[in-house]
A computed fold for a 543-nucleotide part of an RNA from an uncultured bacterium, annotated as small-subunit ribosomal RNA, 5' domain. The full RNA is in RNAcentral, with records from Greengenes.
Context: one part of a larger RNA
RNA sequence: AUCGAACGCUGGCGGCGUGGCUAAAACAUGCAAGUCGAACGCGAAAUCCCGGCUUGCCGGGAGAGUAGAGUGGCGAAAGGGCGAGGAAUGCAUGGGCAACGUACCUUGAGCACGGGGAUAGCUUCGAGAAAUUGAAGAUAAUACCCGAUGAGACCACAGUGUCUGCGGACACAGCGGUCAAAGAUGGGGAUCCCUUCGGGGACCUAUCGGCUCUUGAGCGGCCCAUGCCCUAUCAGCUUGUUGGUGAGGUAACUGCUCACCAAGGCUAAGACGGGUACCGGGACUGAGAGGUCGAUCCGGCGCAUUGGGACUGAGACACUGCCCAGACUCCUACGGGAGGCUGCAGUAACGAAUAUUCCGCAAUGGGCGAAAGCCUGACGGAGCGACGCCGCGUGCGGGAAUAAGCUCUUCGGAGUGUAAACCGCUGUCAGGGACUACCAAGCAAUGAGGGCUAAUAUCUCUCGGCGUUGAGGAAUCCCAAAGGAAGCCACGGCUAACUUCGUGCCAGCAGCCGCGGUAAGACGAAGGUGGCUAGCGUUGUUC
Repeated sequence: AUCGAACGCUGGCGGCGUGGCUAAAACAUGCAAGUCGAACGCGAAAUCCCGGCUUGCCGGGAGAGUAGAGUGGCGAAAGGGCGAGGAAUGCAUGGGCAACGUACCUUGAGCACGGGGAUAGCUUCGAGAAAUUGAAGAUAAUACCCGAUGAGACCACAGUGUCUGCGGACACAGCGGUCAAAGAUGGGGAUCCCUUCGGGGACCUAUCGGCUCUUGAGCGGCCCAUGCCCUAUCAGCUUGUUGGUGAGGUAACUGCUCACCAAGGCUAAGACGGGUACCGGGACUGAGAGGUCGAUCCGGCGCAUUGGGACUGAGACACUGCCCAGACUCCUACGGGAGGCUGCAGUAACGAAUAUUCCGCAAUGGGCGAAAGCCUGACGGAGCGACGCCGCGUGCGGGAAUAAGCUCUUCGGAGUGUAAACCGCUGUCAGGGACUACCAAGCAAUGAGGGCUAAUAUCUCUCGGCGUUGAGGAAUCCCAAAGGAAGCCACGGCUAACUUCGUGCCAGCAGCCGCGGUAAGACGAAGGUGGCUAGCGUUGUUC
């Protein structure tokens, strides 16, 4: 000098940070991932109103195509947490893939034709304490399936051309095979079809979607080189091991896996083993070189009660998904079931030690949605803690050869000390009141112009815009009043700062040297002094 600190004494305010380092031990409770009715079929109730009568029921309407569950789509692989494991399948830096993937976004091209059978929800009947589940019946779709088409992509065959290291590579056309699709919403003049006469459909049009291929961006997968702690009281290690051929597998290369063949491969420049440890940007220290560390923030990796496994999917071997096994906890009608805070709060435990079961989606960002919007313990804020850094205040000026008190004294006086009192002044902060710059961008009634279009409709772009959105903060002004705001450690030397009393090798101090056994500047108290100051000391860590 430093700190994610702790402990003792003390403690006024604010800003910005920061706060379970120990038990990756266990968790009550609430919340942390949903959304879309413009994909689809369904669809309540409370309550209110009207009518009827048998006065507590029936019928109708509103509530409402709302709440709601279900099918389907997208998301849930992000965001958030933690650092157990891991010394290399990791990280960092630099390269490579002629060996790869990619939902959403983006560029361009082409397409969207015809048909079919189910199933959930629902109804009925069951099983079960529950979790859950069986059978029958009916039904929809942008769910599922079949066929058609194939610009295109992929596969196989053989051909031509170019290059060639003669193995092959690239380009082009050919023949054969395989692979597609889905609609929704708004608007519309004429025409046609159906109609329960309300309308619906065809058709046209706009927007959002769908399918095939393609371009890019971003993201990801894989490979190589170099570097990355201690230990030789670890010296030899290895059989999928090292290489080849063939096959399988993967999005893709590879012993990734398998069969066969060869006998290799690593090692004193430390293999193998043991220990320890997430890595980096960086942080602390230091003149630097170096040493130590890796909390908060950012990038990467790993993990999600322990171990294993796959499914779905563009993407996982998936923290709040599934299955199996183990330990533990809970429910049970004993037959059987349920659970996973290393998310945010919080509990108990552990420990020297670490916070609120808070507010809000107003901002930023994310998911879904055409949008309004909904969700978001991400995030924005507030709360607690002097835990750290920084800033401010606790007043300012005047005021006696100097009150009282206290301490010392050579009894003369000296110190505390301009300190106080007293006089004058100011108004930071805290306190009280008033008020609304700013953090607000958006959304949006409606208007104008442009575009699309058969269209003045609808939709959309630009401009203007009634209205509307602040959890929390904050600026400004006024009021009052010196009023509410100072401690801690030290004073023998190192080391700035001294006397008296008490004690008497006791009680005690102490970082080192050392103090204390009757005048102790070293113990304890008081007065005084020195240092730092909302802190000051002690302990611990690192340099």